[in-house]
RNA sequence: GUCCCCGUGGCGGAACUGGCAUACGCGCGGCGCUUAGGACGCCGUCCCGCAAGGGUUGCAGGUUCAAAUCCUGCCGGGGACA
Numbered sequence: 001g002u003c004c005c006c007g008u009g010g011c012g013g014a015a016c017u018g019g020c021a022u023a024c025g026c027g028c029g030g031c032g033c034u035u036a037g038g039a040c041g042c043c044g045u046c047c048c049g050c051a052a053g054g055g056u057u058g059c060a061g062g063u064u065c066a067a068a069u070c071c072u073g074c075c076g077g078g079g080a081c082a
Stems, first nucleotide, its partner, number of pairs: 001081007010026003019065001027045006046055003058074005
């Protein structure tokens, strides 16, 4: 340099044929239980906002009624060839 794959909450990781973003698990917080803790159970856990609502899938654009998903460029990681 050319080509291929990957990038989603704090972490792992789903999301089907483009149609409810963050299911599920871990972690964390609160409560219950306990003498206390562990384990277990219940609830909560992306951001802004009092709320209504809005935003968010590496970054910036495009296509579409609608994009994590399709297209283009860039950034980062991995691989193949030379």
Transfer RNA from Candidatus Wildermuthbacteria bacterium RIFCSPHIGHO2_01_FULL_47_27, 82 nucleotides, folded computationally. The same sequence occurs in records of 3 taxa. Its Rfam family is "tRNA". Rfam describes the family as follows. Transfer RNA (tRNA) molecules are approximately 80 nucleotides in length. Rfam classes the family as a transfer RNA.